RNA sequence: GGGGACGUAACUCAAUUGGGAGAGUGCCAGCUUUGCAAGCUGGAAGUUGCCGGUUCGAAUCCGGUCGUCUCCA
Repeated sequence: GGGGACGUAACUCAAUUGGGAGAGUGCCAGCUUUGCAAGCUGGAAGUUGCCGGUUCGAAUCCGGUCGUCUCCA
């Protein structure tokens, strides 16, 4: 330098091949316990890497760009 894959909550990952952004862990509060842990209940937390385009509607499709991994040279 060229090809390919990936980027979604603090972390690990879903989202049924365009129509409500979610789960587990973690965090916070309450209950429970003499206390801690465990357990139960509830809650907060996201410009879906970024910028545009297509569409009534985009995490999903298209273009560009940034980053990570990998292959070739």